[in-house]
């Protein structure tokens, strides 16, 4: 004491608000009424951002993963969103300011419930072993 191997741990967060009432239900009831219950789903508002990389800290700059889709597999394909200001060597990452995005199933329409999922996983830490 370096590539590589082996093994063990680690490995996603977030509406208890405020409105409306699709729909239930229970009473009277010929059309109909009335009272409860009823949306994190819509209306407003409030929240939350995996992993690596990048001259300085990134949800929204590259790239990856999760989801989806083909394939018996081995891999393969698809996948969202930002600008101006300011400081600086240097930052679309930091400060100000104003915007924007968020798989698949369910269910009143979901980034924030609930499910696949005690799953999988990008990658991070240690450990063993040790070419030279």
């Nucleotide at each position: 004491a370096a590539u590589a191997g082996u093994c063990u741990u680690u490995g996603a967060g977030g509406c208890a608000a405020g409105g409306u009432g699709a729909g239930a239900a229970a009473g009277c009831u010929g059309g109909g009424c009335u009272u409860u219950c009823a949306a994190u789903u819509c209306c407003u508002g409030a929240c939350c951002g995996g992993c690596g990389g990048u001259g300085a800290c990134a949800g929204u700059c590259c790239g990856c993963u999760a989801a989806c889709c083909c394939g018996c597999a081995a891999g393969g394909g698809u996948u969202g969103a930002a600008c101006c200001g300011a400081u600086g060597a240097a930052a679309u990452u930091u400060c100000g300011g104003u915007a924007c995005c968020g798989a698949c199933a369910g269910u009143a329409c979901a980034g924030u419930c609930u499910g696949g999922a005690u799953g999988g996983g990008a990658a991070a830490a240690g450990a063993c072993a040790g070419a030279c």
The prediction has a mean pLDDT of 82. A computed fold for a 132-nucleotide RNA, annotated as FMN riboswitch aptamer (RFN element). Of the family's consensus pairs, 97% are formed in the model.